[in-house]
């Protein structure tokens, strides 16, 4: 980045597990993906617990989410 082509990933769900939960993991399934490959928690967002407060909310802490933004790296095909 073209109504090419080739090949790649898989959101919800569902079903097993794993955790308190956020939400991982495998299988099944397709809403989407041009990095939806691979690294990172910077910013946002989610969850336990603790403190503060009448509450909403703030603060600490220790976890998640990279298919929310952003950084860093490497790569298929390729016409005008």
């Nucleotide at each position: 980045g073209a109504c090419a082509a080739a090949g790649g990933c898989a959101a919800a769900c569902c079903a097993g597990u794993c955790g308190c939960a956020a939400g991982g993991c495998u299988g099944g399934g397709a809403c989407g993906c041009a990095a939806a490959g691979c690294c990172u928690a910077g910013g946002g967002c989610c969850g336990g617990c603790c403190g503060u407060g009448a509450a909403a909310g703030c603060g600490g802490u220790c976890g998640g989410c990279a298919g929310c933004c952003g950084g860093g790296u490497u790569g298929c095909c390729g016409a005008a």
This is a predicted structure of an 80-nucleotide RNA (c-di-GMP-I riboswitch aptamer) from a soil metagenome.
Its mean pLDDT, the model's own confidence on a scale to 100, is 88.
The RNAcentral record of the sequence draws on MGnify.
Its Rfam family is "c-di-GMP-I riboswitch aptamer". About the family: GEMM was predicted in a large-scale screen for bacterial structured RNA regulatory elements.